[in-house]
RNA sequence: GGGCCCGUGGUGUAACCGGUAGCACGGAACCCUGUCAAGUUUCAGGUGCGGGUUCGAGUCCCGCCGGGUCCA
Numbered sequence: 001g002g003g004c005c006c007g008u009g010g011u012g013u014a015a016c017c018g019g020u021a022g023c024a025c026g027g028a029a030c031c032c033u034g035u036c037a038a039g040u041u042u043c044a045g046g047u048g049c050g051g052g053u054u055c056g057a058g059u060c061c062c063g064c065c066g067g068g069u070c071c072a
């Protein structure tokens, strides 16, 4: 320098053929308890960045950034 794959809450991981971004752990509050733990209920928290296509983009297209891998 070139090819391919990946990037989603704090962490891990889903989201089909483009149509409400879900689950688990973790965090907060309430309840429960003599206290803690466990348990119940609820809540907060996310699509790497910038454009394009579309009525509508996590998903498709382009560029960039980052990571992995192969070739040179």
Stems, first nucleotide, its partner, number of pairs: 001071007010025004019055001027043003031039001048064005

Annotation:
This is a predicted structure of a 72-nucleotide RNA (transfer RNA) from a soil metagenome. Its Rfam family is "tRNA". The RNAcentral record of the sequence draws on MGnify.